Molecule: transfer RNA
Organism: Podarcis muralis
RNA sequence: UAGCUCAGCCAGUAGAGCAUGAGACUCUUAAUCUCAAGGUUGUGGGUUCAAGCCCUAU
Repeated sequence: UAGCUCAGCCAGUAGAGCAUGAGACUCUUAAUCUCAAGGUUGUGGGUUCAAGCCCUAU
């Protein structure tokens, strides 16, 4: 660090739960199950082939 709460690893392109939307089930709702959407990781700068991760300012 996703709308909220939080993971992540030795730096190699990011996940979960809840919430939201759709579907299944149900007489209906709820519950349960499945799927989907949602992120340039507070902002600027630096190092590096490569930074959410290291350094730095705020």